[in-house]
Order: sequence, then C1' cells, then structure tokens
RNA sequence: ACAACGGACUGGGGGAGUCGACGGUAUCGACUGAGAGGAAACUGCAGAGUUUCGACCCCUGGAACCUGAUCCAGAUCAUGCUGGCGAAGGGAAGCCCAGUUACAUGCUU
Repeated sequence: ACAACGGACUGGGGGAGUCGACGGUAUCGACUGAGAGGAAACUGCAGAGUUUCGACCCCUGGAACCUGAUCCAGAUCAUGCUGGCGAAGGGAAGCCCAGUUACAUGCUU
C1' cells in the first nucleotide's frame, strides 16, 4: 500500500524422469522438483508390469497432469533441465465455517 480470495469435512484427479556405479529385481549415489516409488501382494526375468495403501501436488477462478511431441531454441555428462509452443486441445467438486463489499427489507434512536 492492498475489499475478500482463508480453513474444515467428504469425495475425486495425477506424476514418479535423467546420468553414473554396481548387479538381483521402483538397488546405491548425483541432478531438477512439492513429490523421482515408503509398505504389502501378485505376475515376470534381469533394476520390468499390475493392484491396494501411504507421502506429495491438484480439483472448473482448473499450467496438478495428459496430448501436440521422436516438436523448436538455449544450457547440460544427460534429461520437461530452462524458455517457447501456451490466450492451443483436453483435464478431477460438493458441502460447511470464517472473512469482505454492495444492495434490499425490518426494528430502535
């Protein structure tokens, strides 16, 4: 300086990449990030896939996240790492409490 744009409950949506090392199986270390797989089970073979729970983020005032995209530019050992694309196309909500402004009505002086 600015009107508020906060919280609870219930329900729902979503991602888990890159590099190095080492070999058992979302291992260990490093980078970015809110989060880079914390627990269990099953399937499968090589760090894989699925399900449930958890952490974290987001829920239409929606850039959480997905598509375009095996995209473009820059940086990096490397990567959605940064910016563009992006006023693009999709994308998951109800209720209550608190607070604020304006208007209307009633009551009192």